A computed fold for a 146-nucleotide RNA from uncultured Selenomonas sp., annotated as c-di-AMP riboswitch aptamer (ydaO/yuaA leader). Of the family's consensus pairs, 92% are formed in the model. The sequence is in RNAcentral, with records from MGnify. The source organism's lineage runs through Bacteria, Bacillati, Negativicutes, Selenomonadaceae and Selenomonas.
RNA sequence: AGCCGAAUCCAGCCCAGGAGCGGGGGAACCAAAUGAUUUUGGGGUGAACGCAUCCACCGGGAUAUCUGAAGGUAUAACGGUGGGAGCGCGGGUGGUCUUCUCUACCCGAACCCGGCAGCUAACCUCGUAGGCGAAUAGAGAGAGGA
Numbered sequence: 001a002g003c004c005g006a007a008u009c010c011a012g013c014c015c016a017g018g019a020g021c022g023g024g025g026g027a028a029c030c031a032a033a034u035g036a037u038u039u040u041g042g043g044g045u046g047a048a049c050g051c052a053u054c055c056a057c058c059g060g061g062a063u064a065u066c067u068g069a070a071g072g073u074a075u076a077a078c079g080g081u082g083g084g085a086g087c088g089c090g091g092g093u094g095g096u097c098u099u100c101u102c103u104a105c106c107c108g109a110a111c112c113c114g115g116c117a118g119c120u121a122a123c124c125u126c127g128u129a130g131g132c133g134a135a136u137a138g139a140g141a142g143a144g145g146a
Base pairs, nucleotide, nucleotide: 002132003131004130008019009018010017020128021127022126023125024124025123030118041116042113043112044111045110049088050087051086053084054083055082056081057080058079059078062075063074064073065072066071089108090107091106092105093104094103099141100140101139102138
C1' cells in the first nucleotide's frame, strides 16, 4: 500500500448534531400440529456453532472397603472448570472486480437482555468500536475495463 468489520463522511473548543451504513423491537396478512412452548429457561449482537471423545483438577452424594472412633482409601456415574486431539458446519485471506469450483493457510472470542421477542407497514430504539499488517502476490471457469 492494504486487510477484517456496520463502524465512514461532514460539522463541531468540549458536550450535543447531520448524512450514510448496520442491528434490535414492533400490526395485518402469512407461517406454525412433521410446528411452537416448557429450568433442560428463552432470546439478541457477532463467523465465533453442533456432535461425539480423552486427560487433569474441583464438588456433593452413591457403592465397596479400612478403622475402636473421628476419618481415610478405591470405583463408576453426575455436575463444574481448564486443556488435548477428531468430525461436521460457519467466517476470513491468497493485491482489477464479482460469482462458482478446487486448493493452501488462519479463525470460531467476548458481551448483552432478564422470564420476554416468528414474520412484520407505520412507528420506536440502539451502534457507528476495535484489530491486523507486507514486499509483488494460488489455480480454473465466468464477467467487466483498456